[in-house]
Molecule: transfer RNA
Organism: Rickettsiales bacterium TMED251
RNA sequence: GGGCGGUUAGCUCAGUGGGAGAGCAUCACGUUGACAUCGUGAGGGUCGCUGGUUCAAUCCCAGUACCGCCCACCA
Repeated sequence: GGGCGGUUAGCUCAGUGGGAGAGCAUCACGUUGACAUCGUGAGGGUCGCUGGUUCAAUCCCAGUACCGCCCACCA
C1' cells in the first nucleotide's frame, strides 16, 4: 500500500428502509427471620464520525477514524 470482517445500552450480541431490542449487569417492589434464588417493573442509546440517496436511514452509497485477519512491498 491492497483486500475482507467488525464498531448498536455498563458487558456480550441480534436487528438489514417505516417501532431501537434480547441476555447478563444496575435500581425498586414482592417472596425470606436474613442472604441467595425466583417473579414483576423501572432507568440507561446522538446505532464510531462526516456527507449523500430517499417522503423516511442502524440498514443503501461515498469518504474517514479505530480494532482484528490475510496478502504485497521496503530495509